[in-house]
RNA sequence: CUUAUCAAGAGUGACUGAGGGACAGGCCCUGUGAAGUCCGGCAACCUGCGCAAGCAAGGUGCUAAAUCCUGCGGUUUAACCGAAAGAUGAG
Numbered sequence: 001c002u003u004a005u006c007a008a009g010a011g012u013g014a015c016u017g018a019g020g021g022a023c024a025g026g027c028c029c030u031g032u033g034a035a036g037u038c039c040g041g042c043a044a045c046c047u048g049c050g051c052a053a054g055c056a057a058g059g060u061g062c063u064a065a066a067u068c069c070u071g072c073g074g075u076u077u078a079a080c081c082g083a084a085a086g087a088u089g090a091g
Stems, first nucleotide, its partner, number of pairs: 001091006011039001013038003019029003023071004040063003044060003047056003067085001072082003
């Protein structure tokens, strides 16, 4: 850069110690421990088995709130739809 998906799923754990939710504006989470690491779990993509439904959990990934909502356009009371941006996988 291209492409697919993004309203589901998944800790009453241990270490640690103040931030985090991509960015901006909100609004939230957080010493009843944030982020990180380990273990556990989930199963999105690739991979393996299988006619298929499925199974496995090897490689990445994920493990508060719809990608938390909005941001640009349409419509519009709110919202909703389409993009943009972002995240993840594959090439």

The RNA shown here (SAM riboswitch aptamer (S box leader)) has 91 nucleotides and comes from uncultured Ruminococcus sp.
The sequence is in RNAcentral, with records from MGnify.
Its Rfam family is "SAM riboswitch aptamer (S box leader)". Gene Ontology term of the family: regulation of gene expression.
NCBI's taxonomy places the organism under Bacteria, Bacillati, Bacillota, Eubacteriales, Ruminococcus.
Of the family's consensus pairs, 94% are formed in the model.